Transfer RNA from Microvirga sp., 74 nucleotides, folded computationally. The sequence is in RNAcentral, with records from ENA and MGnify. It matches the Rfam family "tRNA". Its family is annotated with triplet codon-amino acid adaptor activity in the Gene Ontology. The organism belongs to Microvirga, within Bacteria. RNAcentral records the identical sequence in 6 taxa. Its mean pLDDT, the model's own confidence on a scale to 100, is 82.
[in-house]
RNA sequence: UGGGGGAUAGUUUAAUGGUAGAACAGCGGACUCUGACUCCGCUAGUCAAGGUUCGAGUCCUUGUCCCCCAGCCA
Numbered sequence: 001u002g003g004g005g006g007a008u009a010g011u012u013u014a015a016u017g018g019u020a021g022a023a024c025a026g027c028g029g030a031c032u033c034u035g036a037c038u039c040c041g042c043u044a045g046u047c048a049a050g051g052u053u054c055g056a057g058u059c060c061u062u063g064u065c066c067c068c069c070a071g072c073c074a
Base pairs, nucleotide, nucleotide: 001070002069003068004067005066006065007064010024011023012022013021018054026042027041028040029039030038047063048062049061050060051059
């Protein structure tokens, strides 16, 4: 430098262009003599800036960071 893949909640991970979901963690409650387990509820997220569209996590452009492959210089 070229090509490919990736970035979603504190963590891991889903989501045909049509209400952003789950698990774990956290908080509150039930249960218990207390704690753990179990059960119920709550909080919390789309890397950034633009574009297309009635509607974008998803499509397009640019940028940032991470991984893989190739190449160049030494």